[in-house]
Context: one part of a larger RNA
RNA sequence: UUGGGCGUAAAGGGCGCGUAGGCGGCCGGAUAAGUGAGAAGUGAAAGCCCACGGCUCAACCGUGGAACGGCUUCUCAUACUGUCUAGCUAGAGUAUGGGAGAGGGAAGUGGAAUUUCCGGUGUAGUGGUGAAAUGCGUAGAUAUCGGAAGGAACACCAGUGGCGAAGGCGACUUCCUGGACCAUGACUGACGCUGAGGCGCGAAAGCGUGGGGAGCAAACAGGAUUAGAUACCCUGGUAGUCCACGCCCUAAACGAUGGAUACUUUGUAUCGCGGGUGUCGACCCCUGCGGUGCAGGAGCUAACGCAUUAAGUAUCCCGCCUGGGGAGUACGGUCGCAAGGCUGAAACUC
Repeated sequence: UUGGGCGUAAAGGGCGCGUAGGCGGCCGGAUAAGUGAGAAGUGAAAGCCCACGGCUCAACCGUGGAACGGCUUCUCAUACUGUCUAGCUAGAGUAUGGGAGAGGGAAGUGGAAUUUCCGGUGUAGUGGUGAAAUGCGUAGAUAUCGGAAGGAACACCAGUGGCGAAGGCGACUUCCUGGACCAUGACUGACGCUGAGGCGCGAAAGCGUGGGGAGCAAACAGGAUUAGAUACCCUGGUAGUCCACGCCCUAAACGAUGGAUACUUUGUAUCGCGGGUGUCGACCCCUGCGGUGCAGGAGCUAACGCAUUAAGUAUCCCGCCUGGGGAGUACGGUCGCAAGGCUGAAACUC
């Protein structure tokens, strides 16, 4: 519980596709279901309510009225909604021509660096810290030169930059592939928006099977520190991090801000595309569309702040909130190999 809300107080679903449903552009015609008007019938009586009256009052009773929140039928109206129908092009989509991009998938290639191994030079230290020690080293380390192996990540470019629905995406080349943007205004002609369920995607960690393993590194071991030190620091080090396939489905999954549409003073920077003037040209100036930022006005806001990328002004649809703790717990259901996820209380207490 027909209320008020959801950036930070409780509250936007992690994100998309889309079913039912809800909502829906401009101009005619038809209809008359919704809607509006009139009329008729019905809505038993009693009761409730109002007025008057009868028992000396009252309770009680009588008479009349109102009400009966409606339903049915007929007639009329046609603005709006609905339905049917004829059209339109401003929404949406298609086509053609362009350029931008770490968007996705696969294969291949490259250089720097770390590590290990082999060989050379070379000798006593090295490493590490606040200081040390554990560790490594005369069985030749560290350093340095040459060679080899292997794995992972791609310095500079790099941006207040770009792309993607979100998660996210960064060496180079090739192949396959999604989306957005600009120009033209040729085509379709409302084909749209949202979206309960549903389906798909979804960082990291984790799980299963099989590979791989350089560096890093939970656990673990040792050295320190300390009153202690199951830590912070140091030396090591296994899962894991990587690949393939299959699960898991969570997050400060954040802009802590759902999606769509329209409208509303400005300045400035930047990315993509286009038009115009000037120019050999780079470029500069003016301008259109789309994106990303900053500053700030009206307005809004409890304030902070937001401010054409709104948290302004409005409409439509979905999700969610309703004091703190108990508790995202218990129980049940469902999903999962498990870990656990989703759904989600109450007693009690303040």

RNAcentral holds the full RNA, with entries from SILVA.
The part of an RNA shown here (small-subunit ribosomal RNA, central domain) has 350 nucleotides and comes from a metagenome.
Rfam family: Bacterial small subunit ribosomal RNA.
The coordinates come from a structure-prediction model, not an experiment, and the mean pLDDT is 88.